Small-subunit ribosomal RNA from a metagenome, 1455 nucleotides, folded computationally.
The sequence is in RNAcentral, with records from SILVA.

RNA sequence: AGAGUUUGAUCCUGGCUCAGAACGAACGCUGGCGGCAUGCUUAACACAUGCAAGUCGAACGGUGCGGUCGCGCAAGCGAUUGCGUAGUGGCAGACGGGUGAGUAACGCGUGGGAAUCUGCCUAGUGGUUGGGUAUAACUAAGGGAAACUUUAGCUAAUCCCCGAUAUCCCUUGAGAGGGAAAGACGAAAGUCGCCAUUAGAGGAGCCCGCGUUAGAUUAGGUAGUUGGUGGGGUAAAGGCCUACCAAGCCUGCGAUCUAUAGCUGGUCUUAGAGGAUGAUCAGCCACACUGGGACUGAGACACGGCCCAGACUCCUACGGGAGGCAGCAGUGGGGAAUAUUGGACAAUGGGGGAAACCUUGAUCCAGCGAUGCCGCGUGAGUGAAGAAGGCCCUUGGGUUGUAAAGCUCUUUUGUUAGGGAAGAUGAUGACGGUACCUAACGAAUAAGUCCCGGCAAACUCCGUGCCAGCAGCCGCGGUAAUACGGAGGGGGCAAGCGUUGUUCGGAAUUACUGGGCGUAAAGGGCGUGUAGGCGGCCAUUCAAGUCAGACGUGAAAGACCUGGCUUAACCGAGGAUGUGCGUAUGAUACUGGAAGGCUUGAGAUCGGGAGAGGAAAGUAGAAUUCCUAGUGUAGAGGUGAAAUUCGUAGAUAUUAGGAGGAAUACCAGUGGCGAAGGCGGCUUUCUGGACCGAAUCUGACGCUGAGGCGCGAAAGCGUGGGGAGCAAACAGGAUUAGAUACCCUGGUAGUCCACGCUGUAAGCGAUGAGUGCUAGGUGUUGGGGGGUAACCUUCAGUACCGUAGCUAACGUGAUAAGCACUCCGCCUGGGAAGUACGGUCGCAAGAUUAAAACUCAAAGGAAUUGACGGGGGCCCGCACAAGCGGUGGAGCAUGUGGUUUAAUUCGAAGCAACGCGCAAAACCUUACCAACCCUUGACAUUGGGGUCGAGAGAUUGAGAGAUCAGUCUCGUCGGUUCGGCCGGACCCCGAACAGGUGCUGCAUGGCUGUCGUCAGCUCGUGUCGUGAGAUGUUGGGUUAAGUCCCGCAACGAGCGCAACCCUCGUUUUUAGUUACCAUCAGGUAGGGCUGGGUACUCUAGAGAGACUGCCGGUGAUAAGCCGGAGGAAGGCGGGGAUGACGUCAAGUCCUCAUGGCCCUUAUGGGUUGGGCUACACACGUGCUACAAUGGCGGCGACAAUGGGAAGCAAGAGGGUGACCUUGAGCAAAACCUAAAAAGCCGUCUCAGUUCGGAUUGCACUCUGCAACUCGAGUGCAUGAAGUUGGAAUCGCUAGUAAUCGUGGAUCAGCAUGCCACGGUGAAUACGUUCUCGGGCCUUGUACACACCGCCCGUCACACCAUGGGAGUUGGUUCUACCUUAAGCUGGGGUGCUAACCGUAAGGAGGCACCCAACCACGGUAGGGUCAGCGACUGGGGUGAAGUCGUAACAAGGUA
Repeated sequence: AGAGUUUGAUCCUGGCUCAGAACGAACGCUGGCGGCAUGCUUAACACAUGCAAGUCGAACGGUGCGGUCGCGCAAGCGAUUGCGUAGUGGCAGACGGGUGAGUAACGCGUGGGAAUCUGCCUAGUGGUUGGGUAUAACUAAGGGAAACUUUAGCUAAUCCCCGAUAUCCCUUGAGAGGGAAAGACGAAAGUCGCCAUUAGAGGAGCCCGCGUUAGAUUAGGUAGUUGGUGGGGUAAAGGCCUACCAAGCCUGCGAUCUAUAGCUGGUCUUAGAGGAUGAUCAGCCACACUGGGACUGAGACACGGCCCAGACUCCUACGGGAGGCAGCAGUGGGGAAUAUUGGACAAUGGGGGAAACCUUGAUCCAGCGAUGCCGCGUGAGUGAAGAAGGCCCUUGGGUUGUAAAGCUCUUUUGUUAGGGAAGAUGAUGACGGUACCUAACGAAUAAGUCCCGGCAAACUCCGUGCCAGCAGCCGCGGUAAUACGGAGGGGGCAAGCGUUGUUCGGAAUUACUGGGCGUAAAGGGCGUGUAGGCGGCCAUUCAAGUCAGACGUGAAAGACCUGGCUUAACCGAGGAUGUGCGUAUGAUACUGGAAGGCUUGAGAUCGGGAGAGGAAAGUAGAAUUCCUAGUGUAGAGGUGAAAUUCGUAGAUAUUAGGAGGAAUACCAGUGGCGAAGGCGGCUUUCUGGACCGAAUCUGACGCUGAGGCGCGAAAGCGUGGGGAGCAAACAGGAUUAGAUACCCUGGUAGUCCACGCUGUAAGCGAUGAGUGCUAGGUGUUGGGGGGUAACCUUCAGUACCGUAGCUAACGUGAUAAGCACUCCGCCUGGGAAGUACGGUCGCAAGAUUAAAACUCAAAGGAAUUGACGGGGGCCCGCACAAGCGGUGGAGCAUGUGGUUUAAUUCGAAGCAACGCGCAAAACCUUACCAACCCUUGACAUUGGGGUCGAGAGAUUGAGAGAUCAGUCUCGUCGGUUCGGCCGGACCCCGAACAGGUGCUGCAUGGCUGUCGUCAGCUCGUGUCGUGAGAUGUUGGGUUAAGUCCCGCAACGAGCGCAACCCUCGUUUUUAGUUACCAUCAGGUAGGGCUGGGUACUCUAGAGAGACUGCCGGUGAUAAGCCGGAGGAAGGCGGGGAUGACGUCAAGUCCUCAUGGCCCUUAUGGGUUGGGCUACACACGUGCUACAAUGGCGGCGACAAUGGGAAGCAAGAGGGUGACCUUGAGCAAAACCUAAAAAGCCGUCUCAGUUCGGAUUGCACUCUGCAACUCGAGUGCAUGAAGUUGGAAUCGCUAGUAAUCGUGGAUCAGCAUGCCACGGUGAAUACGUUCUCGGGCCUUGUACACACCGCCCGUCACACCAUGGGAGUUGGUUCUACCUUAAGCUGGGGUGCUAACCGUAAGGAGGCACCCAACCACGGUAGGGUCAGCGACUGGGGUGAAGUCGUAACAAGGUA
């Protein structure tokens, strides 16, 4: 410090996710030691048991147990002393300890303040005198189950009361008045106390400034409320309380209400600012079963005190009592989850005491828990035969791995034994025989966990097969998974490691530091203006903001620096720091306050001109419609085409007149005006604003603007008018699969006017208002200045281009989206949703304000490359058109589907599967089926053993055959260094292995098809762009062509095109047999038959030839195109071979090769037979036809390519024929195949025929081991459909189509298929509108699996959360009233009454009791609010393959 994830790729916006740190944690697996910390976050739920607050006999009277002394015979008495002790009394139980329920508050934090109190403590001053009355304990008598308690009597005090005194204190305006005390111990000295008072320290109470969570879908709250006066009350100010008076007080700087919450030092995180948090430790607060209350006291409204009420629990003799762990342990419960009913007061601290001492679950220790932090260990060195085993393997090896073993060492830890602290100033040690030290023993007792697709370090094998599973995000898994599970190996951390949860970070993703708003989310529809915020120039003053140094405070702990435990964690001490608050002093630039001046901001005045600015009234012409009348006749209207509709009752058309409503052609303009919405004939009236010029006045009067107020298109609503045209709804006609639409004919609200409401729009420049500054150019509107004019210039608008800059880009660019300032509004992922609920407004429609649950990992902007478009432009192609001939109908052949079957083997599937693989299925082929056989195998290599009689032929038996069992004949492998020396063959055994047309063409190689012989596809360097990319390759011409030329930020290059190759066409030359024969000669019935020749034909080598080369025109003087000449051939001369980058997961594992998987007495091998040839049917490709351009008969001319020895076969003979017999010649320019056929002549005369030949019968031929399933052919007989073929569709542009025959491969045989050959030989092309396919440019796009794309809504099904909902249940709160416990206060107090007064009577005072006010709980009634449930219901979300349509994205087919 960043990374992953939206896309085909890019940049941006934006969310989600990860890496880090942390924790009072929990869970999973694992677990050696020690130190230091830490441990109910949940039920402030309920609690058994024990302990947690006592102490003082030197305050007091008793009393118990002892000791000593004295008296006494003893009992006992007296004195003294020690240890205890219930009670009275004193002090302490207000501290310490716990918890966080409540509390949004002066509760806390911080800084101040004045009207206070303060036991014990410290310092000081002065006192400590004289009296008195009770009462507990105790005794006696009672009550009660108990708790406890009643009556009578005795008694003490540091208990209580009175008097005296008053340095002093209090009250009071002043005279004056009021207020104390206690003793104890000691032989004494004296000590400790007591009273009053002053001061201090520490503590406590109160008040104030500032700070302190969220919600406005909480906007008004408040009656003791705010203030005053009198009174009361308190330690103390105060509505704290009360009476009266006034009507205030709080609140947009957020009152009130609701929800949540103890606050802080700090802790975690962070670069910081912040954010989150408030365990342990420390400060403060609050609470103590729940609610209320006071008492005592210095201090409490009191955790282990009291009273009352309530709930709960316990005891009970049923009458009545007792209790409060949020103290320490502990129990139950809750929960994912949190410890011992331990030791000690040794230390520190607290309480009491004069002290000894007692007490202390505070505390110090120990125990339990890896809960955390820190430290240590589980060994060290050496050790290659790189052991064994495991795993992988290309079978060579690699890896685990110096790892182990082995050898040599060490002893932290551990065990045993010995010694043994500090903590303790004199004594006292729970911890503890602990820490620590020493010795001995012995590698001994000690390693796991998570991960290994990317982020993110770490890879292989096996298993599984969208299953099981993983997953933080992206995403893995559908037979080769580095992502699941196991293993080996590796990586990380380590007594821990992972997971989960939470917080901060990364996140500049709430932006103070530090973001944005044209199109990504985001500018309010516009104005006016309140509060608020901000504000021109000059000088004076103040010092609030601001600044400076100083002082106070900012607790300790923590954090930082330094020191101590072997180190560290941890701990001690000192220091430094501390943004804050306060005090006083100073400074005065800026902001601010005060007062003064100025004119440039702003406004006013005067003078001009412009304008659809607004309101009202009037008025004009054109047009539509309607009405009346005339002319006139059959249609009109409407559409893509029609129909509905109108019209013979006279339409449409046309002429004249009239009515009525609405809107204002031309002018008219990126022209004008207005704040926006908006405004358009003309005239008048009223009226707003802006602009220019002058520089006359005021003197900052300004800008913005939360709320508020006003304006605000269209549609809509209300009332009343109006209604020509247009026109939602509606009706009809069309279209359509449907058509609740688009089109047509009608047509009502409405549109118009008046008044009122609504208050919204893509109200858009998707751009808030204002001010200043920052290059230009062009046009235009309204003014001004200069100039004769052209034109120049200035102000205010308006529009385009553009520099810098800005921007993600597009773009913007003085009319900013630039540079700055001021103010307002708004945004924070998509969906749910601008929805629900609540509020406000509205007559309603609805508007406004405005969420959440849930769900997704995206949604989005701009630009790029493609692809696509029922977008555009240009251009090609038998693409259409123009033609010729077919297919689709028939019969047959053949292939496919389907069906059938034991099997009908398998593959191919739009074009680009279907006479395709198959250039030949009777057996074989053959892969399929049935049956029968073989199992190291039909075939290959290796080991061991044997044989060398291997092998060939004939033959017998069994069998369907494979095979099995025999017989006979022939026959003795090769080399050799002559050595069973080397090789070779066969048989047997055993195992490795063979074998597989078994699967996967979606694991592959190779080969092939297709777009397409289309003209394209790319690269290097440079340049442009943030980038994907662009440029080049686009443009203007041209071409068959990215062919060439020109231009150009491109310049070059490569693969393609073309050419080079083959062939045909002309010719030269060379050569001349098997070809040829012109000339010469010979010969024949004839014939190149012979001699001879190589001229010609031909054969086959080498050349020539064609290049827009020449001429003219055209074009840009180019490339080229057009025409012409010459030429066998002319603009690529015809044909072939040749197939760029790529596309289709195209085809092929059944040609071959090959990974993986599968079978291994079978999915391998062999054999026989069957099947691949089936047959209601459908399709493709063909053949033959339907006939006269023909059939039949006759005559008989002219080819080319080929093939031939297990062959082609002449000729001759036989047969009607297929063919048979015989057989010359020929391994071929020689012989054979071989007859070419269309042709010509004759006949038939339009018919199911002399067409057509299917089908069938009989008889044959040939091939072959074998023609039944299942071959081909022949003869005779038979003579089906079919009379030119619906929708649709195919081929072909010249030696082509059509037509005619011929040959070949395969092959024993079988050709209508395929491949090839020649013969005869046309028609048509205006042209590119349309169909299909393709190329280039451009445009739009929500597509990128790329239009066979994407995608919307209803319905149906499942699940999820949510709104409404008659109601119902509960919480909380408010108001009114009733009731009043305890208690305090007030009043009464006739009953009772020790101290004081009084001689006495009595009084003062007190108590019980009564009454009243207040008041907790409780009750009644009515509201508010929150939550749960709820029949039914509404929409929403999600869900691989449901239904209906096709709304959007292209002009998305109606933008």